RNA sequence: ACCUUAUUAAGAGUGACUGAGGGACUAGCCCUAUGAAGUCACACCAACCUUUUAAGUUAGGUGGUAAUGCUAGAUCAAUGAGGA
Numbered sequence: 001a002c003c004u005u006a007u008u009a010a011g012a013g014u015g016a017c018u019g020a021g022g023g024a025c026u027a028g029c030c031c032u033a034u035g036a037a038g039u040c041a042c043a044c045c046a047a048c049c050u051u052u053u054a055a056g057u058u059a060g061g062u063g064g065u066a067a068u069g070c071u072a073g074a075u076c077a078a079u080g081a082g083g084a
Base pairs, nucleotide, nucleotide: 002083003082004081005080006079007078008077013042014041015040016039017038021031022030023029025073026072027071028070043065044064045063047062048061049060050059069076
């Protein structure tokens, strides 16, 4: 990189470093020097898997913590699990 399958209207953020972009893509709309993206620390959430429990109750692996996956579109995307 590819295939299969499930989920995507719920939930959850602060600090330090840094310094201009970000929300996948296109169009819109929005966020952003009252600090974007990134990295680190700690905290939190509980979608999937393993484990455990009377109970998301416990521990671990992954994932997530602006806006319905921000809205619409498309042969779209993301994440989990399995396969090759």

Predicted 3D model of an 84-nucleotide RNA (SAM riboswitch aptamer (S box leader)).
It was read from a public genome assembly, where an Rfam model found it.
Its mean pLDDT, the model's own confidence on a scale to 100, is 83.
It matches the Rfam family "SAM riboswitch aptamer (S box leader)". From the family's description: The SAM riboswitch is found upstream of a number of genes which code for proteins involved in methionine or cysteine biosynthesis in Gram-positive bacteria.